[in-house]
RNA sequence: GCCCCGUUACGUUAAUGGUAAACGGCUUCCUUUGUAACGAAGAGACGCGGGUUCGAUUCCUGCACGGGGCA
Numbered sequence: 001g002c003c004c005c006g007u008u009a010c011g012u013u014a015a016u017g018g019u020a021a022a023c024g025g026c027u028u029c030c031u032u033u034g035u036a037a038c039g040a041a042g043a044g045a046c047g048c049g050g051g052u053u054c055g056a057u058u059c060c061u062g063c064a065c066g067g068g069g070c071a
Stems, first nucleotide, its partner, number of pairs: 001070007010024004018054001026042004047063005
């Protein structure tokens, strides 16, 4: 330098065009003499820019970052 893959919550992963989900963690409540666990409720995310579309996490494109391959 060229090619391929990936980037979603604090962490690990889903979601293949129409409101973004789960588990762990976190907060509050309940419970307990107290802590933990159990139970209930809640907060919390689509890497950045542009394009296509009525509508984009999703499709296209550039960039950034990470990983792999070739030279």

Source information:
The prediction has a mean pLDDT of 82. A computed fold for a 71-nucleotide RNA from Sphingomonas hankookensis, annotated as transfer RNA. It was read from a public genome assembly. Its Rfam family is "tRNA".